[in-house]
RNA sequence: CGAGUCGGCUGGGCGGCCGCGUCGGCGCCCGCAGGGGCGUCGCCGAGGAACGUCCGGACUCCGCAGAGCAGGGUGGUUGUUAACGGCAACCCGGGGCGACCCGCGGGAAAGUGCCACAGAAAACAGACCGCCCUCCCUUCGGGGAGGGUAAGGGUGAAACGGUGAGGUAAGAGCUCACCAGCACCCCGGGUGACCGGGGUGGCUCGGUAAACCCCACCCGGAGCAAGGCCAAGCAAGGCCACACGCCGCAAGGCGGUGGCCGGCGCAGGCGUUCGAGGGCUGCUCGCCCGAGCCUGCGGGUAGGCUGCUCGAGCCUGCCGGCAACGGCAGGCCUAGAUGGAUGGCCGCCACCGGCGACCACGGUCACCGGCCACAGAAUCCGGCGUACAGGCCGACUCGUCCG
Numbered sequence: 001c002g003a004g005u006c007g008g009c010u011g012g013g014c015g016g017c018c019g020c021g022u023c024g025g026c027g028c029c030c031g032c033a034g035g036g037g038c039g040u041c042g043c044c045g046a047g048g049a050a051c052g053u054c055c056g057g058a059c060u061c062c063g064c065a066g067a068g069c070a071g072g073g074u075g076g077u078u079g080u081u082a083a084c085g086g087c088a089a090c091c092c093g094g095g096g097c098g099a100c101c102c103g104c105g106g107g108a109a110a111g112u113g114c115c116a117c118a119g120a121a122a123a124c125a126g127a128c129c130g131c132c133c134u135c136c137c138u139u140c141g142g143g144g145a146g147g148g149u150a151a152g153g154g155u156g157a158a159a160c161g162g163u164g165a166g167g168u169a170a171g172a173g174c175u176c177a178c179c180a181g182c183a184c185c186c187c188g189g190g191u192g193a194c195c196g197g198g199g200u201g202g203c204u205c206g207g208u209a210a211a212c213c214c215c216a217c218c219c220g221g222a223g224c225a226a227g228g229c230c231a232a233g234c235a236a237g238g239c240c241a242c243a244c245g246c247c248g249c250a251a252g253g254c255g256g257u258g259g260c261c262g263g264c265g266c267a268g269g270c271g272u273u274c275g276a277g278g279g280c281u282g283c284u285c286g287c288c289c290g291a292g293c294c295u296g297c298g299g300g301u302a303g304g305c306u307g308c309u310c311g312a313g314c315c316u317g318c319c320g321g322c323a324a325c326g327g328c329a330g331g332c333c334u335a336g337a338u339g340g341a342u343g344g345c346c347g348c349c350a351c352c353g354g355c356g357a358c359c360a361c362g363g364u365c366a367c368c369g370g371c372c373a374c375a376g377a378a379u380c381c382g383g384c385g386u387a388c389a390g391g392c393c394g395a396c397u398c399g400u401c402c403g
Base pairs, nucleotide, nucleotide: 001399002398003397004396005395006394007393008392009391010390012349013348014347015346016345017344018343020045021044023042024041025040026039027038028037029036030035047374051385052384054383055382056381057380058379059223060222061221062220066285067284068283069282071219072218073217074216075215076090077089078088079087080086091105092103093102094101095100106214107213111212112211113208114207115206128153129152130149131148132147133146134145135144136143137142161179162178163177164176165175166174180204182201183200184199185198186197187196188195189194227306228305229304230303237261238260239259240258241257242256244255245254246253247252264298265297266296267295268294269293270292277289278288279287280286313332314331315330316329317328318327319326320325351370352369353368354367356365357364358363
């Protein structure tokens, strides 16, 4: 200098003027009070993904009696975490010269299924061309029958170990040497998955589970529109009072006015300890609650307050750890809206683009244009996935050149 691999940060800054939202201070006004309005000053005011809603939780409500079956999730080891299917490190397998990257990583000897086409044959499969032996025929080229064989050739992604030698009628782990694999035993290293070494053995029984399946471990439901409080309202009336109106012989009844209490209506079915209905994951068994439930058709509730932001929180330093992360000390408080707030203008700088000039080839100056990435909280947090114009930084690998 070039090519690459991995990781991180940012997503404009400063100033001025005007304008928004919560909260707080001060002043003034209204109101019996709770409180409301106006003015002024001040702190704070969107994200790394706020997106997807794919996981895990916190929190709230319902439930908690288990057992079996079903269903779902995960799948190398260790560590980390509130937890996870996350993250870190490592092991094994594969790719790459390498830095590094990839993995639906337990089981094919429990069973079932599949491996097209080609091929003789695709799982305990098999003889197309061949090789050997015996017999018969022969036009001497060869043909036929029987037996043996899987070393050679062919087909294929893959053909029941590989190379060499011996042996054989020809061959074959038939035998032997070395190698690979498998099983068993021993030694060493490691927390472990596993790694290295040695010995014995029979010779050697594909692939696929991201096919069904088997094995191991794990799994209540619903969700802030959760939930709590207030007001109001409905198809309900009841009680009291009255100096009012009407009916009545009277008692009293109906209406009206005022006050208090209090509340959905109609119909059908079942049931109250001989248990309707409900709950325990979907089902079964079992267990628990239980006096009013279930179904259909209708009425009302479109309001306010709360939940609502102090958190498994953030920043800095030190220590432990390869790291993820943890511990200790100190510091900080950074939206909480509810038709839903943060915008507009100007100037300078930075950045990007265009064009021109200069240049020591590193870059500098002037002018013009732009400031255009992905994209906006709504209970909160930890992850994962996806999107992202431009800019910046670090570590490592390979190649070339110079010293």